[in-house]
The prediction has a mean pLDDT of 84. The RNA shown here (small-subunit ribosomal RNA) has 1456 nucleotides and comes from an uncultured bacterium. The sequence is in RNAcentral, with records from ENA and SILVA. Rfam family: Bacterial small subunit ribosomal RNA. Rfam links the family to the GO terms ribosome and structural constituent of ribosome.

RNA sequence: AACGAACGCUGGCGGCGUGCUUAACACAUGCAAGUCGCGUGCGCAGUUCCGUAGCAAUACGGGAUCGGCGCACGGCGCACGGGUGCGUAACACGUGGGCAAUCUGCCCUCUGAUGGGGAAUAACCCCGCGAAAGCGGGGCUAAUACCGCAUAACAUUCCUUGGACUACGGUUCGAGGAUUCAAAGCAGCAAUGCGUCGGAGGAGGAGCCCGCGCCCGAUUAGCUAGUUGGUGAGGUAAUGGCUCACCAAGGCAAUGAUCGGUAGCUGGUCUGAGAGGAUGAUCAGCCACACUGGAACUGAGACACGGUCCAGACUCCUACGGGAGGCAGCAGUGGGGAAUCUUGCACAAUGGGCGAAAGCCUGAUGCAGCGACGCCGCGUGGGGGAUGAAGCUUCUCGGAGUGUAAACCCCUUUCGACUGGGACGAAUGCCCGCAAGGGAGUGACGGUACCAGUAGAAGAAGCACCGGCUAACUCUGUGCCAGCAGCCGCGGUAAUACAGAGGGUGCGAGCGUUGUUCGGAAUUAUUGGGCGUAAAGGGCGCGUAGGCGGUGCGGUAAGUCACCUGUGAAACCUCCCGGCUUAACUGGGAGCCUGCAGGCGAAACUACCGUGCUGGAGUAUGGGAGAGGUGCGUGGAAUUCCCGGUGUAGCGGUGAAAUGCGUAGAUAUCGGGAGGAACACCUGUGGCGAAAGCGGCGCACUGGACCAUAACUGACGCUGAGGCGCGAAAGCUAGGGGAGCAAACAGGAUUAGAUACCCUGGUAGUCCUAGCCCUAAACGAUGAUUGCUUGGUGUAGCCGGUACCCAAUCCGGCUGUGCCGCAGCUAACGCGAUAAGCAAUCCGCCUGGGGAGUACGGUCGCAAGGCUGAAACUCAAAGGAAUUGACGGGGGCCCGCACAAGCGGUGGAGCAUGUGGUUCAAUUCGACGCAACGCGAAGAACCUUACCUGGGCUCGAAGCGCAGUGGACCGGGGUGGAAACAUCCCUUCCCCUUAAAAGGCUGCUGCGGAGGUGCUGCAUGGCUGUCGUCAGCUCGUGUCGUGAGAUGUUGGGUUAAGUCCCGCAACGAGCGCAACCCUUAUCCCUAGUUGCCAUCGGGUCAAGCCGGGCACUCUAGUGAAACUGCCUCAGAUAAUGAGGAGGAAGGUGGGGAUGACGUCAAGUCCUCAUGGCCUUUAUGUCCAGGGCUACACACGUGCUACAAUGGUCGGUACAAACCGUCGCAAACCCGCGAGGGGGAGCUAAUCGGAAAAAGCCGGCCUCAGUUCGGAUUGGAGUCUGCAACUCGACUCCAUGAAGCUGGAAUCGCUAGUAAUCGCGGAUCAGAACGCCGCGGUGAAUACGUUCCCGGGCCUUGUACACACCGCCCGUCACAUCACGAAAGUGGGCCGUACUAGAAGCUGGUGUGCUAACCGCAAGGAGGCAGCCAUCCAAGGUACAGCUCAUGAUUGGGGUG
Repeated sequence: AACGAACGCUGGCGGCGUGCUUAACACAUGCAAGUCGCGUGCGCAGUUCCGUAGCAAUACGGGAUCGGCGCACGGCGCACGGGUGCGUAACACGUGGGCAAUCUGCCCUCUGAUGGGGAAUAACCCCGCGAAAGCGGGGCUAAUACCGCAUAACAUUCCUUGGACUACGGUUCGAGGAUUCAAAGCAGCAAUGCGUCGGAGGAGGAGCCCGCGCCCGAUUAGCUAGUUGGUGAGGUAAUGGCUCACCAAGGCAAUGAUCGGUAGCUGGUCUGAGAGGAUGAUCAGCCACACUGGAACUGAGACACGGUCCAGACUCCUACGGGAGGCAGCAGUGGGGAAUCUUGCACAAUGGGCGAAAGCCUGAUGCAGCGACGCCGCGUGGGGGAUGAAGCUUCUCGGAGUGUAAACCCCUUUCGACUGGGACGAAUGCCCGCAAGGGAGUGACGGUACCAGUAGAAGAAGCACCGGCUAACUCUGUGCCAGCAGCCGCGGUAAUACAGAGGGUGCGAGCGUUGUUCGGAAUUAUUGGGCGUAAAGGGCGCGUAGGCGGUGCGGUAAGUCACCUGUGAAACCUCCCGGCUUAACUGGGAGCCUGCAGGCGAAACUACCGUGCUGGAGUAUGGGAGAGGUGCGUGGAAUUCCCGGUGUAGCGGUGAAAUGCGUAGAUAUCGGGAGGAACACCUGUGGCGAAAGCGGCGCACUGGACCAUAACUGACGCUGAGGCGCGAAAGCUAGGGGAGCAAACAGGAUUAGAUACCCUGGUAGUCCUAGCCCUAAACGAUGAUUGCUUGGUGUAGCCGGUACCCAAUCCGGCUGUGCCGCAGCUAACGCGAUAAGCAAUCCGCCUGGGGAGUACGGUCGCAAGGCUGAAACUCAAAGGAAUUGACGGGGGCCCGCACAAGCGGUGGAGCAUGUGGUUCAAUUCGACGCAACGCGAAGAACCUUACCUGGGCUCGAAGCGCAGUGGACCGGGGUGGAAACAUCCCUUCCCCUUAAAAGGCUGCUGCGGAGGUGCUGCAUGGCUGUCGUCAGCUCGUGUCGUGAGAUGUUGGGUUAAGUCCCGCAACGAGCGCAACCCUUAUCCCUAGUUGCCAUCGGGUCAAGCCGGGCACUCUAGUGAAACUGCCUCAGAUAAUGAGGAGGAAGGUGGGGAUGACGUCAAGUCCUCAUGGCCUUUAUGUCCAGGGCUACACACGUGCUACAAUGGUCGGUACAAACCGUCGCAAACCCGCGAGGGGGAGCUAAUCGGAAAAAGCCGGCCUCAGUUCGGAUUGGAGUCUGCAACUCGACUCCAUGAAGCUGGAAUCGCUAGUAAUCGCGGAUCAGAACGCCGCGGUGAAUACGUUCCCGGGCCUUGUACACACCGCCCGUCACAUCACGAAAGUGGGCCGUACUAGAAGCUGGUGUGCUAACCGCAAGGAGGCAGCCAUCCAAGGUACAGCUCAUGAUUGGGGUG
């Protein structure tokens, strides 16, 4: 895009079309083929005439060429028209030819004739049988029915003969002779008309033959006996094995016979740019069929849809004896089905049959009806109308959308409704008339189309879609549910994808869905594809058919080309013009129908014929190379075994071992022997072969290639479906052989296991002979052949040249074999004269993945198995090459307390603290590897607090606005209560103003807005952790690549560093690194109190205490200083490194702050902010009490220890940083102590906290559960606080637990570090063993980068990309689906053989019967029945084949 459609929702009108695609299933009822009296007979009405009777009505008789009906004979028609598509793969159809091999009623033209006789018969009448259908017998009769005779040209057949043509078969035109054959009448007054017969011709129709075209299957490869041909005969309208007899042995087939499946064919139709593909409804041509099968009759024509006979199935009637029937005609019914109409009107028109005609018949046809089934046309209104009603939707609450849409105003009236009018289609024919002409009449549709009028916007819109493809977006609901889905895919709480709504988009009386066809699809590729790696080159050769084929000349004209002729039906299609108002529809004309056939030409190319040529190919001659093949010999090394000698305890084997061998003497070593297999070095991307493959040496036989010469042949060539041959290894059969090796097997190891890898053994086999098998990653994953197309460089063989001689070497040629590369090709990788380039020829092969190289069938094989080779079902991919990452028990380089080297810990104990778990009314919540667990929490007795129990409140605990109301607020007190709260009382009355009002403050009430530590960190912002202070992450432009991307950023060095240098199709730049900042280490300068005190003076027991000073220390500010700057060496002279000098400091001096692009849906909705959801007398809020502090356990982080490098007692010394008025607090007094009293001083370089501790000096303890250790518990206290019961810290006295250095495992640290010692601070009323800081004392070790962990760069592999915590294989279990096998079972189709033999044709017979003719007659001729025979349908029997279904069980496969 299309449709004979169907289904869903919806539906106003009209025109034109169209409508059982399924059950060729069965059919009730009606109709669909009759007509002619101008062919004829009979009977019965009617009309009319005459006669008789009668007054008449009327009756009877007769006549009518007046006339209707019925029956029948006869003629024509019934073979047309109409239906259907079963069968048919065929001369059925299409197209073009042929018939010299034919027929033809009615019709047309021409021509001749139409004489004379005869015998019957139906209807009818009578009789009989039967239920019926119907039948039998007898009698009468006519004809355009039937039968002889006459005549007879043409014609038929035969004979004779002439001309023309010829395909040599014959055909055709004449002449003569012989022979045979005709007829019908009717109408009319007549003329005449219509008929009838013979003949010739025509038109139209039919029959037969031929060329070409015409579906699928080879898992159908051979078929055929009237088969193929001939001769003769029969038969037919006619050719012909059409039939028969005889003879011959042919005919068809890989260019697909036969068989199987499917199917009416065509014009056309749909699609497509075309070529094609699909299709064959309606219309038109042809064919076939008419319940199924068979058969003939009649006829011009049939083997006959509405005829006959027979058989069968089915239905109906029946008196059971017997009969009737055939809608695939029009309607209609049942049934089947997703599905397909009225038991209509009319012969008015067109056409058909009959008729002289009128006319009759016509379910053909013309019309109407039903169905949006299709195409086409029209309408459902038009114009105006708001910064824009309402409703609805949305919202950031401002608004926005629906939307000029509506309302409202103006206008129009198609269609529909109603009223009135009202066709065309009609002219033939008929009548009159000589004619011209005149006349009467005919409409189913239909009171329809059409025209006019009336009224009024009045009666008339839906469907699908809105994630992308694909035009169209929001809200709500739902929450991997319900659902959607053409493909991709949506849905797991913010769904433009589900459902609804609003809005929008598309089409519109339709719109969607489903089905089907073509297109897109170059996705079967003729036009117009491919095969190295995506599917795809046969394992290799020889060669048959076939296909293709060098060059010159001449010829032919099959292909080819040009022109002409015929045909290619109409319709359809295209263009033009016309008719319906338009269109659809339809009329006319032209084109087209790409084809086929014939004729006349051309001769370039192909082909064919003839004759040449040498370039292709082959032969010859001369050479050399080679693991080419086959057979027979032969050689040495080595392994093993046997014998002997020497010799002694091990050998062997492995990662390490063990099994094994060995004192019965192994291994080792020497000598001798046996046997089998394989041939080291040479050996080479060297050689040979078609491939498989070929390796010691010699001999024999033998194939091929190469080089040189250019003598010979003269296209002899290439490829190659089938076919034939060869074909590694393994395997098979038979017989040998068997050293080594070695499936199976055994043992030992390894391991969770180890039916493996490793080890010790070991049988088939490996070897030979003969025969099979026939596969492979049989690979260059690259078929064979030929030609052409820049180069470079190896190597093998031969030849030539050059070098005065000498060539393996240098140069050149040919042939082979490699590498690198130009152009070109390729998706890329790559290929690149050995093409995967440019061309040509031939063969093989491919067409998504799985199922599956499976099943079935066939064929080969001894078997194993090979070759050929599907389908159901299932998936939305499978795959190639390359890219970026990630990963690797890949590689290279490098780094880090990563390992190693060290020091000290944890893991064991007690306690503290956090977590899990458990418990509980609650033990609030969060954090979970590193990167949760002394974390949020820099501090839970109440508060905090979010949890639990209980008691209260509901504008609420707090803040704001407005309104009303009360009062100052504040403060104090009473009652109830656990408190909150409830309630009462006392006191108080602000500011301004004269007062009121207003205002401020405050309580209550109402309104508006509250509140939530409720959920979602996977809706978010912000902040943070982590990789990681790792050195990386990117961009612009350029360049390369089809592209993803690459380059830069890689490389060589170097660095802590993508730090720097050099190089480079890159050049630059940004975020990171570094530096800039703070601190610390040195110095200068400035400043000099609260700090300091060297000098001077004073002064004290002592003391910077005082004067004084600011030099020093110090304080805190500005500067300086370090930059590989200098030297040597290394290095590319660079960057840089090593060493050194100087220096307080040396190579980023130490420390800090600083954290790139990003990753982890990392953490946090309980800091804060925030979308959505939830809640509103509660999930809010207030209060009391409890809980977060529980305790069988488990883990993390710490503290204190286990002691002598210690404990304890006494004495004594030296810090830094920090804090203090809500505070730090001195002196002094009391207390053993915590502490109390006290209060000087200090808003701090001034006073205070404040004692630093380890250390040092001295005493005691002496290795013990202790003078270690301090848990736990008892008692007594102190302090803070409203309050220490649950549940604080501290003190004193007493108590004195575990613990004696901690398993597997694991952590920190590289220097002022670890370790150790104390001090301070934040939080804080109180409450640190935690955290954050400060200083004191102060080590050990680092060979080094193999290994563990993490990281960086380069590279490599990848089937990973959620990225190795990836991906993924097979069994098993369950469910389900399709398929195969299977003892069988059932059906269908078909074959062969035999049997059977209805009806019927033909033949024979015909003793029975018999009108026409012959005969005087008898009889004959002819005919019929009957009988027989050939052929033959259904049926029967037997045996095969194909196919379908089913089958216990079974096999694999797909999906989950």